Molecule: c-di-AMP riboswitch aptamer (ydaO/yuaA leader)
Organism: soil metagenome
RNA sequence: AGCCGAGUCCCUGGUUCGCCAGGGAGCGGGGGACCCAAAAGGCGGCAUUGACCCGAUGUCGUUGGGGCGAAUCGCCGGCGAUGCAGCUCCGGCGUAACGCGUCUCUUUCCGCGUGAGCCCGUCAGCUAACCCCGCAGGCAUCGAAGG
Numbered sequence: 001a002g003c004c005g006a007g008u009c010c011c012u013g014g015u016u017c018g019c020c021a022g023g024g025a026g027c028g029g030g031g032g033a034c035c036c037a038a039a040a041g042g043c044g045g046c047a048u049u050g051a052c053c054c055g056a057u058g059u060c061g062u063u064g065g066g067g068c069g070a071a072u073c074g075c076c077g078g079c080g081a082u083g084c085a086g087c088u089c090c091g092g093c094g095u096a097a098c099g100c101g102u103c104u105c106u107u108u109c110c111g112c113g114u115g116a117g118c119c120c121g122u123c124a125g126c127u128a129a130c131c132c133c134g135c136a137g138g139c140a141u142c143g144a145a146g147g
Base pairs, nucleotide, nucleotide: 002139003138004137008025009024010023011022012021013020014019026135027134028133029132030131031130036125041063042062043061044060045059046058047057048056049055050054064123065120066119067118068117073094074093075092076091077090078089080087097114098113099112100111101110105147106146107145108144109143
């Protein structure tokens, strides 16, 4: 000698003494070739077809995409527009995943908690060289056995 998190350390200068600017190290993230991958899909209505369900085809309507992060997904209920679906929002129950249990690492059990939020702005797969950005914020744990 505490925890989540990339969010720390050193030097110089400034300062309204909160902090700010520049440089270095370290940690983290984004963009960006060849090659490879990809070339839309989903949901709902109607019609046709094969043997009803189901599948296929056509048509109409609806649904942009991406980044940080563990924070995804499913079901039920409610509100709004609506013929239906879909979409937004609110609530509940679960869930992929994630974190903590104090000398350190690890295995098992047990217990507790999270399962958010923000950003880009119609645009970005991977990606060498190269380019750019961040280094915040918020907290309080002290179960057991083995190596």